[in-house]
């Protein structure tokens, strides 16, 4: 820009303007302003034009169309197809006939008059195509007849005779004309109009069939109702209305009632079938403020007409009046929302009137507004790398924005300006010409030429200049497109899943990208996806879903043969299925949207002609379905009557004595008034052991001693009968466990409630002692159950095997109901098939057919309410609001279990010794403090990091200092009396100040000097350093733990839809998933074992620093010395042990048991070695490291203090409590280590710690080297000759330093403690217990700790029931953060919706009665020439009032349950 479209709510209320008029060629009247002119008493008056104009009136036609809206309406509507033999139709078309003679009024107007107004009243006169009377009557209608033809039942049509009834405007007019004229006209002609009739067209009316919403928590409705007769009424049929008569009519194929709704062509969605919808355009209907009514008219019960009633608004002089936008614009309120112009024009198309010009037209044609929709176009095009600047990011190299821009060249769509021009325009009409008609060159009709008519829109050319013209959403997945920063479960996002708690691709921002583009996104709605209501096209064993069971009504479905029919079904034809739309073709706007033309389609309905397989209907037959007959049979089938024994309990009696009973253990209870026990007798009630069985019967519920009676069903065999009689079954009817209810009986045992005793934290339970309803019988209710096979009934078909119950046939003639077959039941197993899987599987959950019932996410809820049944309890039927994103099924892997099986471990048990009590040491908590630095927290933190805090360490506190820094690297620069800085001053030190002396190294070809360059150190600058600050839940590495438990997996294969499984399970065996056997598995890996170290035996080699048998020497004594290397030993290399051998057991296995030999025997002992993984286990304070924070401090230096505090609590230890001891004396025997800033001997001093001194030793050489034990003596059971804390005094050592805060020695002091509550720990052999020794760290040491070493050296294990932990298999599971799981209910708090409720307030519809406007109709009175006007009465009736009741909405103190909420 083009084409469309625009109050979906309030049919809410409306200011203002317009939306229906027209005709003077139907009629009578008839201005004014103004202009010109005349007269004038100058105040004014007259005439002509204006103009027969405006205007009102009578009359005609039109205001029933056009335009709007969808309130009502579930059928008086609509759609489709029929019918009218039951109808009407103005204007229009065709045809026929006619239009004669008369009459009286009335509006306008004039006069008077009422009223505020709107509006009237009275009198006078007047016209018509207004109105009325009469005549005529072809045809029409009616009555009575005649003839013919036809149909669809009533009947229809044609023709004909007689009788009767009803009409008109003698109007209007243009032109012309012979004639007449009173000059008005008449007459003729043309045209228009009028009356009547026939036909057509158009429009309307009525009737019929079929179709299309929800609700049964609406099941019965109806009295003009259904039909008939007479009458009325209508254009017309008809209960349409009325009087009378009859008692009908509709309905589970859903009447009646309630709710909702205008219907259709179409539109939208969909593959279709369907679903949703009915805005624009078109057809029909309905409505016009609400309700009622008629009038006029061809047509209305009338949107812009009338009357009445009502509500509302307005005017008023208060007496009375006016109005109806759901026409076009426009306004207010309402609403999520339509917030559009109070526009232009009748030029076109159409409509009304008119003869026509023409007039009117908010119809229409246009304009304006709105991106509301669809379509088209533009916002530039080409070149342009230094890949500019800026932005963002960065691994710091760069990348990206990006040829994008700048810059250069070019073009000119749209918008803007100027000029020019076509088309929508052709009619009508006018002028001219011509043809026809005619007496006519009038007129009229046709044709040709020219002229007249534009509200609004278009196109072309030129000008100018890239100039005026791009946004929106998104970027975690679905879904195209990602980075950085900010934030820190906050702010926020979100369609679903979900994101956000300090590294957010999900929030916000930026950058970049992706998608679409004058739009983009959101919201709402509809369909699709959804096979998620399943007709096409679903299900019901366990997921939602089979009725508790049968009988049976309606209905649905139904065996074989044949005939008829043709309703269903199939095929052809005819009519219709409006146009527009969809689809195809062609064409017009530059294209497209849009529009025009043609075709196809409209799957439908109706009629008609055929076909006859199947279904239906009618008829006739058949026997196989079903039933009957005869002969047999089994059975806890049912009902009734009778009867039996065992047991229990009670009563009576006997015997008898102290208990019985009961339980896990007890108690309540019973019992000396004699129980329990036992014997005898008697009574009562209930139930029926064995048989008894996955066996029988029954529709299900259910049924069990025995006998009898009555009775239902079933099976088998035979085959003479009937002849489809069948199956299912909505409603309905009947039966229906237990409990419960009513009435009357009965009551032994058992036993809700209840009581008592126990148990327990409690125990309104489980256990025990009692015990009432009830359980039993009769009669009647109830009508439900996990009423289950969680599996409706019937029929047919589809492999088997095996068992059993009831019949039958045959065979073997028997040992056996032995064998073969068959009919009917009941089970197990299993093929195909089915199934989500589990499973089902001829007794189907397989394959088909028929019928019924039921389901549609979880909760709310099988609840509320209504109805109905019941005596009640309660049953049946059965929602919604609200809320959640799941609920559920089957199977899998784990985990768990106060499930099971097997097995193991100092797990228990059996033992030994401890801890828990005391004192002390040490660690932790807590508290305290300026600080008591930090971490570790069940096992698996707590003598832990710390193998050693007086300073240091040290991270903490107080105070004092430094600021490129205590430490590292780089950059640019500086520097000769410069930096540094001895001495010195100050200070607690660090630090601060500081005169003197005085600068370094290398190169510059060699030397010297100078210069220059470089380096080190220094000053000073900028980057940076530094942090034991935070995050172990961002991490690496390392470590703990389950656990040295025996497990954890993979490849290929197989099974399973899959998750997964098998392997790895099973039978044995082992310490072991160790090995063997079996096996849809076969192999392999990480673990176990072995390899490695050490120790135990032997051999060999070596022989000093070790050893000393032998030889020699020497000593008080000693391998002390020389030989020596045999032994011990050292430490290299080897051997040895493998279930190898024998016997037994075992599967001819693996292996186990026993034995031999051997130093050692079944892994010889010990160690190192720790699978897949778990615990967000521990550690940012070993180290490393992402992020974050501090930067004259959270960095760094120094002094002092603190980490060592002390009401309390806990852990780990030491020492003890004593006689298996303590003390004193004597006297033996180790191993492994360490030693130079070291270990240190002999000797001397000291009571001692220690000191002096320093031989020897960098070590098999030197140094350090035991204690318990053993022998002898004392002590004699005491707070002691036990125990040693605490305290006082005196010393020693280390170290600048010992006060806070070290260790050791001596003297003195001599606390608690007499073997430890609940509870709890370690250990199975050289082990526990006990005894000492050494080392690391370290100046010293708070070490009783830790890590090692050796000496002496036990007890016990029946066993696996229990406690704890673990492994394998199996089972259950609502757990998977995995039992420290999950989860239920009450209460408290908040919030939401709902139910009940004394009531209160509205609405709807019906009913009875009262009143009753307008109006039609009827009757009456009065009057008229006629039409008619007026008055009275009656019927019907709107609105209104009253009464009883129904339905429904809102609200309601209070009550009730429900849903959801935070960690109560």
């Nucleotide at each position: 820009g083009g084409c469309g479209u625009g109050g979906u709510u309030g049919a809410u209320a409306c200011a203002u303007g317009c939306a229906a008029g027209u005709c003077g060629a139907g009629c009578g009247g008839g201005a004014a302003c103004g202009u010109u002119u005349c007269c004038u008493u100058c105040g004014g008056g007259g005439a002509a034009c204006u103009a027969g104009u405006a205007c009102a009136g009578c009359g005609g036609c039109g205001g029933a169309c056009g335009g709007g809206u969808g309130a009502g309406u579930a059928a008086u509507a609509c759609a489709u197809g029929g019918u009218c033999a039951a109808u009407c139709u103005g204007c229009c078309c065709u045809c026929g006939a006619g239009a004669c003679c008369g009459g009286g009024a009335u509006a306008g107007c004039c006069a008077c008059u009422c009223g505020a107004a709107a509006g009237g009243g009275u009198g006078g006169g007047u016209a018509a195509u207004a109105c009325c009377g009469g005549a005529u009557a072809a045809g029409a209608c009616c009555a009575c007849g005649g003839a013919c033809c036809c149909g669809c039942a009533u009947g229809g049509g044609u023709u004909u005779g007689u009788g009767a009834u009803a009409a008109a405007a003698a109007g209007g007019u243009u032109g012309g004309g012979a004639u007449c004229u009173u000059c008005g006209g008449a007459c003729c002609u043309u045209c228009c109009g009028c009356u009547u009739g026939a036909g057509g067209a158009u429009g309307a009316g009525a009737c019929c069939a079929u179709g299309a919403c929800c609700u049964a928590u609406u099941a019965g409705c109806u009295u003009g109702u259904u039909g008939g007769u007479g009458g009325g009424g209508u254009a017309a049929c008809g209960g349409c209305c009325u009087a009378c008569c009859a008692a009908g009519g509709c309905u589970u194929u859903g009447a009646u009632g309630g709710g909702u709704a205008g219907c259709c062509g179409g539109c939208u969605u969909g593959a279709g079938a369907g679903g949703g919808u009915g805005g624009a355009c078109g057809g029909c209907c309905a409505c016009a403020c609400u309700g009622g009514a008629a009038c006029u008219g061809a047509g209305a019960c009338a949107c812009g007409g009338u009357c009445c009633a009502g509500a509302c608004u307005c005017c008023u002089a208060c007496g009375g009046g006016a109005g109806g936008c759901a026409g076009c614009a426009g306004u207010g309120c309402u609403g999520a929302a339509u917030c559009a112009u109070u526009c232009g024009c009748c030029a076109a198309u159409g409509c009304g009137c008119g003869a026509a010009a023409g007039c009117g037209u908010g119809a229409c044609g246009g304009u304006g507004c709105g991106a509301c929709g669809c379509c088209g176009c533009g916002u530039g095009c080409g070149g342009g790398a230094u890949g500019a600047a800026g932005g963002c990011u960065u691994u710091c190299g760069a990348g990206u924005u990006g040829u994008a821009a700048a810059c250069c060249g070019c073009u000119g769509u749209c918008a803007g300006g100027a000029u020019a021009u076509a088309g929508a325009a052709a009619c009508c009409c006018g002028u001219a010409g011509u043809c026809g008609u005619u007496a006519a060159u009038a007129g009229c009709g046709g044709c040709u030429a020219c002229g007249c008519u534009g509200a609004u829109c278009a196109u072309a050319u030129c000008c100018a200049g890239a100039g005026g013209a791009a946004g929106c959403a998104c970027a975690g997945g679905c879904u195209a497109a990602u980075c950085u920063c900010g934030u820190g479960c906050c702010a926020g996002c979100a369609g679903c899943c979900g994101c956000g708690g300090u590294a957010a691709u999900a929030c916000g921002a930026g950058a970049u990208g992706u998608g679409c583009g004058a739009g983009c996104g959101u919201u709402g709605u509809u369909c699709g996806g959804a096979a998620u209501c399943a007709c096409u096209g679903g299900g019901c064993g366990u997921a939602a879903a089979g009725g508790g069971u049968g009988c049976g009504u309606a209905g649905g479905c139904g065996g074989c043969c044949a005939a008829g029919u043709c309703a269903g079904u199939c095929a052809g034809g005819u009519g219709u299925g409006a146009a527009a739309g969809c689809c195809c073709c062609c064409g017009g706007c530059u294209c497209a949207a849009c529009c025009g033309g043609g075709g196809a389609a409209u799957u439908g309905c109706a009629c008609u002609u055929g076909a006859u397989a199947c279904u239906g209907c009618u008829u006739g037959g058949c026997u196989u379905g079903a039933g009957g007959u005869c002969g047999a049979g089994a059975g806890g089938g049912g009902c009734a009557a009778g009867u039996g024994g065992a047991a229990u309990u009670c009563c009576a009696g006997g015997u008898g004595u102290a208990g019985c009973g009961g339980u896990g253990g007890a108690a309540u209870g019973c019992g000396u008034a004699g129980a329990u026990a036992u014997c005898u007798g008697g009574g009562a009630g209930a139930a029926c052991g064995c048989c008894c069985a996955c066996g029988g019967c029954g529709a299900a519920g259910g049924c069990a001693g025995c006998u009898u009676g009555c009775u239902g069903g079933c099976u088998c065999g035979a085959u003479c009968c009937u002849g489809a009689c069948g199956c299912u079954g909505a409603g309905g009817c009947a039966c229906g466990a237990a409990a419960g209810c009513u009435a009357g009986g009965g009551g032994a045992g058992c036993a809700a409630a209840c009581a008592g005793g126990a148990u327990u934290a409690g125990a309104u339970a489980c256990c025990c002692u009692g015990g009432u309803a009830g359980u039993c019988c009769u009669a009647g209710c109830c009508g439900u159950a996990a009423a289950c096979g969680a599996u409706g009934g019937g029929c047919a078909c589809u492999a088997g095997g095996u068992a059993u119950c009831g019949g039958g046939a045959c065979c073997c003639c028997u040992g056996a109901c032995g064998g073969u077959c068959u009919c009917g039941g009941u089970g197990c197993u299993g093929u195909a098939g089915c199934a989500a899987a589990c499973g089902c599987g001829u007794u189907a959950a397989g394959u088909g057919c028929c019928c019924c019932g039921c389901c549609u996410g979880g909760g709310g809820a099988g609840u509320a309410u209504g109805g109905u049944c019941g005596c009640a309890a309660g049953g049946c039927u059965a929602a919604a609001a609200c809320u959640c994103a799941a609920a559920g099924g089957a199977a899998u892997u784990g985990a768990c279990g106060g499930g099971g099986g097997c097995u193991c471990a100092c797990a228990c048990a059996a033992g030994c010794g401890g801890u828990g009590g005391a004192g002390c040491a040490u660690g932790u908590u807590g508290u305290u403090u300026a600080a008591u630095u930090c971490g570790a927290a069940g096992c698996a933190a707590c003598g832990c990091g710390a193998a050693g805090a007086a300073c240091c360490u040290u991270a903490c506190c107080u105070g004092g200092g430094c600021u490129u820094g205590a430490c590292a690297u780089g950059c640019a620069g500086g520097a000769a009396g410069u930096a540094c800085g001895a001495a010195c001053c100050u200070g607690a030190a660090a630090g601060g100040g500081g005169a003197a002396c005085c600068a370094c190294c290398g190169g510059u070809a060699u030397c010297c000097a100078g210069u220059c360059c470089g380096g080190a150190a220094c000053c000073a600058u900028c980057a940076c350093a530094g942090g034991u600050g935070c995050u172990g839940c961002a991490u690496g590495g390392c470590u703990g733990u389950c656990g040295u438990c025996a497990g954890c997996u993979c490849g290929u294969g197989u099974c399973g839809u899959g998750a997964g499984a098998c392997g790895u399970u099973g039978g044995g065996u082992u310490a072991a998933g160790u090995c063997c056997c079996g096996u849809a598995a076969c192999g392999a890996g990480c673990g176990a074992a072995a390899c490695c170290c050490u120790u135990g035996u032997c051999g060999u080699c070596u022989g000093u620093u070790g050893c000393u048998a032998c030889c020699a020497g020497g000593u008080u004594a000693u391998g002390c010395u020389g030989g020596g290397c045999a032994c011990u030993c050292u430490g290299g290399c080897g051997a040895g042990a493998c279930u190898g051998c024998c016997g037994g057991u075992g599967u001819u296995a693996a292996a186990c048991c026993g034995g031999a030999g051997g130093a050692a025997g079944g892994u010889g002992g010990g160690g190192a070695c720790g699978a897949c993984g778990u615990c967000a286990a521990g550690u940012c304070a070993u180290c490393a490291u992402g992020g974050u924070c501090c930067u004259u401090a959270c960095g760094u230096c120094c002094a002092g203090g603190g980490c060592c505090a002390c009401a309390a609590a806990c852990g780990u230890g030491c020492u003890a409590c004593a006689a298996u001891g303590g003390c004193a004396g004597g006297u033996a025997c180790a191993g492994a280590g360490a030693g130079a800033c070291g270990c240190a001997a002999u000797a001397c001093c000291g009571c001692g710690a220690g000191g002096u001194g320093g031989a020897g030793c960098a070590a098999a050489u030197c140094u350090u080297c035991a204690a318990a034990a053993c022998c002898u003596g004392c002590c004699c059971c005491a707070g002691u000759u036990c125990a040693g804390a605490u305290u006082g005094g005196a010393g020693g050592c280390u170290g600048a330093a010992a006060u806070u805060c070290g260790c050791c020695u001596c003297c003195a002091u001599g606390a608690a403690g007499g073997u430890g509550g609940a509870a709890u720990c370690g250990c199975u052999a050289g082990u526990a217990a006990u005894c000492g020794c050494g080392g690391a760290u370290c100046a010293g040491c708070u070490a009783u700790g830790c890590c090692g070493c050796g000496g002496u050296g036990a007890a016990u294990a029946c066993g696996u029931u229990c406690c704890u932990g673990a492994g394998c298999c199996u089972u259950g599971u609502a757990c998977a953060c995995a039992c420290c799981g999950c989860c239920c209910g009450u209460c408290a708090a908040g919030c939401c919706a709902c139910c009940c409720a004394a009531g209160c307030u509205g609405g709807a519809g019906g009913u009875a009665c009262c009143c009753g406007a307008a109006g039609u109709c009827c009757g009456g009175c009065a009057a008229u020439a006629a039409u008619u006007g007026u008055c009275c009465g009656g019927c019907c009736u709107a609105a209104g009032g009253u009464g009883a009741g129904u339905c429904u909405a809102g609200u309601g103190a209070g009550g009730g349950g429900g849903a959801c909420u935070a960690a109560g």
Molecule: small-subunit ribosomal RNA
Organism: uncultured prokaryote